[in-house]
Molecule: small-subunit ribosomal RNA
Organism: Flavobacteriaceae bacterium
RNA sequence: ACGAUGGAGAGUUUGAUCCUGGCUCAGGAUGAACGCUAGCGGCAGGCCUAACACAUGCAAGUCGAGGGGUAGUGGGAGCUUGCUCCCAUGAGACCGGCGCACGGGUGCGUAACGCGUAUGCAACCUACCUUCAGCGGGGGGAUAGCCCAGGGAAACUUGGAUUAAUACCCCAUGGCACCGGGGACCGGCAUCGGUUUCCGGUUAAAGCUACGGUGGCUGAAGAUGGGCAUGCGUCCCAUUAGCUAGUUGGUGCGGUAACGGCGCACCAAGGCGACGAUGGGUAGGGGCCCUGAGAGGGGGAUCCCCCACACUGGUACUGAGACACGGACCAGACUCCUACGGGAGGCAGCAGUGAGGAAUAUUGGACAAUGGUCGGAAGACUGAUCCAGCCAUGCCGCGUGCAGGAAGACUGCCCUAUGGGUUGUAAACUGCUUUUUUACGGGAAGAAACCUCCCCUCGUGAGGGGAGCUGACGGUACCGUGGGAAUAAGCAUCGGCUAACUCCGUGCCAGCAGCCGCGGUAAUACGGAGGAUGCGAGCGUUAUCCGGAAUCAUUGGGUUUAAAGGGUCCGUAGGUGGAUGGUUAAGUCAGAGGUGAAAUCCUGCAGCUCAACUGUAGAAUUGCCUUUGAUACUGGCUAUCUUGAGUCGCGGUGAAGCAGUUAGAAUAUGUAGUGUAGCGGUGAAAUGCAUAGAUAUUACAUAGAAUACCGAUUGCGAAGGCAGAUUGCUAACCGUGUACUGACACUGAGGGACGAAAGCGUGGGGAGCGAACAGGAUUAGAUACCCUGGUAGUCCACGCCGUAAACGAUGGUCACUAGCUGUCCGGACUUAGGUCUGGGUGGCUAAGCGAAAGUGAUAAGUGACCCACCUGGGGAGUACGGCCGCAAGGCUGAAACUCAAAGGAAUUGACGGGGGCCCGCACAAGCGGUGGAGCAUGUGGUUUAAUUCGAUGAUACGCGAGGAACCUUACCAGGGCUUAAAUGGGAGGGGACGGAUCCGGAAACGGGUCUUUCUUCGGACCCCUUUCAAGGUGCUGCAUGGUUGUCGUCAGCUCGUGCCGUGAGGUGUCAGGUUAAGUCCUAUAACGAGCGCAACCCCUGUUGCUAGUUGCCAGCGAGUGAAGUCGGGAACUCUAGCAAGACUGCCGGUGCAAACCGCGAGGAAGGUGGGGAUGACGUCAAAUCAUCACGGCCCUUACGUCCUGGGCUACACACGUGCUACAAUGGCCGGUACAGAGAGCAGCCACUGCGCGAGCAGGCGCGAAUCUACAAAGCCGGUCACAGUUCGGAUCGGAGUCUGCAACUCGACUCCGUGAAGCUGGAAUCGCUAGUAAUCGCAUAUCAGCCAUGAUGCGGUGAAUACGUUCCCGGGCCUUGUACACACCGCCCGUCAAGCCAUGGAAGCUGGGAGUGCCUGAAGUCCGUCACCGCAAGGAGCGGCCUAGGGUAAAAUCGGUAACUAGGGCUAAGUCGUAACAAGGUAGCCGUACCGGAAGGUGCGGCUGGAACACCUCCUUU
Repeated sequence: ACGAUGGAGAGUUUGAUCCUGGCUCAGGAUGAACGCUAGCGGCAGGCCUAACACAUGCAAGUCGAGGGGUAGUGGGAGCUUGCUCCCAUGAGACCGGCGCACGGGUGCGUAACGCGUAUGCAACCUACCUUCAGCGGGGGGAUAGCCCAGGGAAACUUGGAUUAAUACCCCAUGGCACCGGGGACCGGCAUCGGUUUCCGGUUAAAGCUACGGUGGCUGAAGAUGGGCAUGCGUCCCAUUAGCUAGUUGGUGCGGUAACGGCGCACCAAGGCGACGAUGGGUAGGGGCCCUGAGAGGGGGAUCCCCCACACUGGUACUGAGACACGGACCAGACUCCUACGGGAGGCAGCAGUGAGGAAUAUUGGACAAUGGUCGGAAGACUGAUCCAGCCAUGCCGCGUGCAGGAAGACUGCCCUAUGGGUUGUAAACUGCUUUUUUACGGGAAGAAACCUCCCCUCGUGAGGGGAGCUGACGGUACCGUGGGAAUAAGCAUCGGCUAACUCCGUGCCAGCAGCCGCGGUAAUACGGAGGAUGCGAGCGUUAUCCGGAAUCAUUGGGUUUAAAGGGUCCGUAGGUGGAUGGUUAAGUCAGAGGUGAAAUCCUGCAGCUCAACUGUAGAAUUGCCUUUGAUACUGGCUAUCUUGAGUCGCGGUGAAGCAGUUAGAAUAUGUAGUGUAGCGGUGAAAUGCAUAGAUAUUACAUAGAAUACCGAUUGCGAAGGCAGAUUGCUAACCGUGUACUGACACUGAGGGACGAAAGCGUGGGGAGCGAACAGGAUUAGAUACCCUGGUAGUCCACGCCGUAAACGAUGGUCACUAGCUGUCCGGACUUAGGUCUGGGUGGCUAAGCGAAAGUGAUAAGUGACCCACCUGGGGAGUACGGCCGCAAGGCUGAAACUCAAAGGAAUUGACGGGGGCCCGCACAAGCGGUGGAGCAUGUGGUUUAAUUCGAUGAUACGCGAGGAACCUUACCAGGGCUUAAAUGGGAGGGGACGGAUCCGGAAACGGGUCUUUCUUCGGACCCCUUUCAAGGUGCUGCAUGGUUGUCGUCAGCUCGUGCCGUGAGGUGUCAGGUUAAGUCCUAUAACGAGCGCAACCCCUGUUGCUAGUUGCCAGCGAGUGAAGUCGGGAACUCUAGCAAGACUGCCGGUGCAAACCGCGAGGAAGGUGGGGAUGACGUCAAAUCAUCACGGCCCUUACGUCCUGGGCUACACACGUGCUACAAUGGCCGGUACAGAGAGCAGCCACUGCGCGAGCAGGCGCGAAUCUACAAAGCCGGUCACAGUUCGGAUCGGAGUCUGCAACUCGACUCCGUGAAGCUGGAAUCGCUAGUAAUCGCAUAUCAGCCAUGAUGCGGUGAAUACGUUCCCGGGCCUUGUACACACCGCCCGUCAAGCCAUGGAAGCUGGGAGUGCCUGAAGUCCGUCACCGCAAGGAGCGGCCUAGGGUAAAAUCGGUAACUAGGGCUAAGUCGUAACAAGGUAGCCGUACCGGAAGGUGCGGCUGGAACACCUCCUUU
């Protein structure tokens, strides 16, 4: 460039990922329906259900130019004036002709030559129409009508008389017609066909007339319409596999327009079927319509073609044509009329009615047009048709205004609310337009014919021209004029998919929902509102179809683990098939011809103003048939070949199979001997065996089963499977060969054979083992695991069964595609090291493939052929049916219902009664406690008017509270207040406020009396009223901030870039060492970095320097009873600031290094010196709304606030934390010594006095290194001698002190008296590794006081032990398994119980359709007969065959229903257990058998889709 115009996805399984896979959505469509809404027009469409029943009207008649002819009408005549006659005309009815077989409706039936398509008829018919040829002579008897008489309610009907025809009959004529016979020629696909000729036989006709014609008969041809036959195509079920007696064929006859078993007789025994017969179900078929990129899928309304049907079933008649929608007969059901005797009817024609239903229209107009029938014509008829009416049912078009207009108005709604945003140029307002609307006026096309008149050609007719006549729709479409924005907008949605967001209400309620899912007090998801989005006279919903869905995959899928390879082989049909020639031309390809109706679709053009719609032309119609050609490929036939395949010779191999013989070890049993008390068994035991002598041991004997070592990642076999040795028989495989055949091959639906274990039958056998069973244990239970026994069975023979995780979860065959390394059996070569080669069997890997794991010449790679199988999970491998089996059961194999998932692989975590490594007062080793007593305190519980609230395993419980008598106080009872207890602002009023005092009262509060301002005149101050702001320890810690606990001072948690992986994610952070430490080193697809660790900070331990008061006192002096008391000193201690010091720095050893080791040195201190502060990412919806803050909700004469009293202190009980003890390492008495850190003015208090004492009364000092405090244990001495005591101090009585308004509930302390329990504490449990535990006291906060034995600090005295990491607990890292992810306090199975749902079985009851046998059998055709009618033809009658229908019998089949029954599914919180997922606590699972409430257990065989450790073997290295 040519060609082509054509293809989008999303949500949902998970903590996250990839994949598989289903479900759902976005699109288009409809004869639709429903909801809300609605201005107009055009064009279409309109019972999808009950082929249910139908009132009423209409839908098929016409012809007098076929016939007779009546009533009536007109005229005339007669007269008896209401009758008769004549003439003309002549309705209805009748005879006759044509039509009624078309048009219109419906889709019951039909799976069929019904339809579609293409052919054939040498096997056929065709009225009316056209053309051609020939003909039409004579005669006859009837019958409707009419007339008369009769029956009947009616419908209708009987008898008699008379009459016509284009009605009927007879005779004649006659051929090219038909039949029979003969001859000749030509042709063909068989039978045969055509032409011609001769002879014989048979059959025709109709008139009417206007005289123009028209009609009639025979024959030939055309056209049109039909009939028949054939190829191909035409739904589902195989849980329908065999069907068939006129069946299949032949001969003959009959019948038909025609072929034909179409019918009949006889003969033969055939015909159809896995390429699906037969049966069952469903269904009118096509053109076309919807969808789709297409291939396909779905449909069969309107329009067109064909078929079938006409109340149901049957039957024929007439006719050219029917077995006839508005004809007939019969039977049946139903409806109607009836005088009860009988009759009538068939809307699936157009309207219309009822019924059914979610649902579908007017009992309209006209024959004006188109078309049909009849007629010569006028014309008649025509619910065909053309129009109108109803309906947004659909498609198309138009409109509901346009422009300007910001103070961005008011309202509404929202917000972070003095202000903004949005509604929104929207409105108002100004200007413009008039489609539509309304009024008035005008006003079509559709009409051209027929017919009449005139004219021309020409002619009694035909053709042409002109004029006239004719419109249901309809005064409609359309046009003009006037008025006036005037008459006209809704519906759905707004969590994601999917365009569109806020407020209020509600509170797992009400509700929504297409899927995922929303709603349990802050809902963009419910309801309302505002706003927005989408479409718009419509918009949504529902239903159905296609699409998306490559989710049945031809185009265009898969099968190791997701669903899916048959257990294995043999083999039939079928499918597929090596090399080279020749031939053919079936497939295939090309050209041509025919056909593929029209409409539809597409394209061009055209007509309605456009469009929808319509016209016209083209293209297309992918198909079928015929014909001509091509011959590469496939096929057929034929010839040849050897490489596929097979055969043969030789040589090998093996646990291949079958049958027989045989061997030793072991076990058991028996006999005998030795020998004595136990044996056996287990986690521990017991059952069991044993003094009647077991076990053990020795000898002999017997029996059955299985074959150690060799032995292996070995070998063989189709699979299952096969193991001592040996003999026989049989098969296979491999190698090799210049042998032979010559494609003989591969696969394989059905079919056949084999097929572990268990199991079944019959007969043997039976040592060991061992389902069931029994006993013993274990346990909450233990129908189990463990133990002791033990029957079937396991073994043999014969016969069944036919399944397994029958697995490599991987069908068979062939070919091709990098390597490395073992091993088994052959061959060739060899320099015996090996190399090459054929066939097996293993490991690792390249490319490729794969979702990944993985696979990788033994493919899961790349190709070819054949078979099997899959299509979401559950229900279910179940039910029913069928086949097989003795049974167990096997094979085949659904549906209803239900869920939105079920799955595969991999990832990160978490977890494991998995593994490895490591740490911690985790255990162990120690010391001291708790648990027992009394008391204190907190909690639970109980009680109460209230016992306020919170904290609840570790991580609540001497916790919030570091001070509950009132207060606190939040609780209860009672009494008060309502802008309030406080503060500020506005408005109004009043007055000082305040103080004192009296009364009521429990007080709050209420009431009374007295007293009382300043001022610059504005007011200040206070009170009252009102108003705006209050107040709440009310709720929600699961709305929050902040703070805190815990894991845990554990060593972890992450990021950037790079790399790996489709991805989640990994790597780094792992590995080898090391550390207290992710501390450091080495290695390394990682390199770096951050938060943590460590260090930096504080205290303490050493030293130095500086400083020297309130601290200190060595030396000097003074002084005292004594005392740094004083002068003084600055040395020391100390105080408090600055420095130094410690870093594995040095030495030795080990080590690559990091580092570790050493009673190393030095040093006050040594390996983090000791202690503190410091708490990563995060976890526990951990704690706190009552510290505080804060969103939302709630209360407002109360859930606010004030007051009095009570309660928080209760007390049968239970628990936690403590104190004091139980005593002699002690108690008591006396004497005596030494701290540190803190505190103090409404305070600490020396000292003195008083009191036994708590304390009181005086009173010095000190806002403090100055003053205030007895430290205790200790030490010295005395006493007590083991006891409920000189231990212990509870409890109670009495008397006091102090604080405070007040110690009753309910304070502490003192003194006297009293003197309880308790003699070291069960199971269990806590703390602590050094200045620690233990023990001793001191101080402080809070505080009037104190229930403090608490808490927080301080110092004094001052130990023991750690072998070690098996175990318990907690934690860290790596690894492994997982069905967990709310993460093991997880998940999850089955019975039972309850509710709901669908289904199976079932005694029975009941119904449908189809068939069979027998009986009966209408109408009717046909046949026979016929004494009646007829001249005859023929008919009535009678008989026969067949048949619709009916009856009956037995069986099959499909439904409905059902006592009872079985399993299944679903359902927030029922019961029993714990089967599975981790080694799930006995590894699990498969098949089978037995057993058990249930999951399940056990036996036998199998699988890994089992974890872990050790051992064995092998490999690599040393």